[in-house]
RNA sequence: GCACCGGUAGCUCAGUUGGUAGAGCAGGAGACUCUUAAUCUCUUGGUCGUGGGUUCAAGUCCCGCCCGGUGCA
Numbered sequence: 001g002c003a004c005c006g007g008u009a010g011c012u013c014a015g016u017u018g019g020u021a022g023a024g025c026a027g028g029a030g031a032c033u034c035u036u037a038a039u040c041u042c043u044u045g046g047u048c049g050u051g052g053g054u055u056c057a058a059g060u061c062c063c064g065c066c067c068g069g070u071g072c073a
Stems, first nucleotide, its partner, number of pairs: 001072007010025004019056001027043005049065005
């Protein structure tokens, strides 16, 4: 340099055909318990890497750029 894969909550990751952004863990509150742990219930948290484009509507489609990984040279 070229090709491919990935970037979504604090962490690990879903998100199918473009149509309300989710789960687990973690954090907060409560229940239970003599107390702790465990368990159960509720709950906070997102400029979806970044800048544009298409569209009534973009995490999703198109283009540039940045970061990480793999392969080739």
Predicted 3D model of a 73-nucleotide RNA (transfer RNA) from a Candidatus Uhrbacteria bacterium. Taxonomically the source falls in Candidatus Uhriibacteriota (Bacteria, Bacteria candidate phyla). The coordinates come from a structure-prediction model, not an experiment, and the mean pLDDT is 82.